[in-house]
RNA sequence: AAUCGAUAAGGGCAAAUCCUACGAAAGUAGGAGACGCAAAGCUACGGAUCUACAGCUUAGCAUUAUUGUUAAGCCAUGACCGCCGGGCUGCCGAA
Numbered sequence: 001a002a003u004c005g006a007u008a009a010g011g012g013c014a015a016a017u018c019c020u021a022c023g024a025a026a027g028u029a030g031g032a033g034a035c036g037c038a039a040a041g042c043u044a045c046g047g048a049u050c051u052a053c054a055g056c057u058u059a060g061c062a063u064u065a066u067u068g069u070u071a072a073g074c075c076a077u078g079a080c081c082g083c084c085g086g087g088c089u090g091c092c093g094a095a
Base pairs, nucleotide, nucleotide: 004093005092012037013036017032018031019030020029021028022027035082041088042087043086045085046084047083049079050078055074056073057072058071059070060069061068062067
C1' cells in the first nucleotide's frame, strides 16, 4: 500500500412514524425520532422499481357543430443510490 472487516478505538449516517413546506404524483427538504448501515458518503452511468401533470389512443355522456367532460390504456424528459451493479472518494487497523 492492497485485500479484508474485529464483542477494538474515535466517531458518522438515520428507516418507519409524526409535524411543516414544495410537487399533479412518485417523492424531496427541514425538525423530532432510531429500524438498521463498514461506505446507509457522492454520482442517475447500466438494470430494476415507482409516479403520469402534460401528450396520444379508445369508449361513454353532453353539444346542431366546434368542442367540453368522465373512465380506461400507452407513455419519462420526472423520481429513486437505505433495490442491484458500475465510477469517484473516505476513518481505523485485530485476524
c-di-GMP-I riboswitch aptamer from a Bacillota bacterium, 95 nucleotides, folded computationally. The organism belongs to Bacillota, within Bacteria.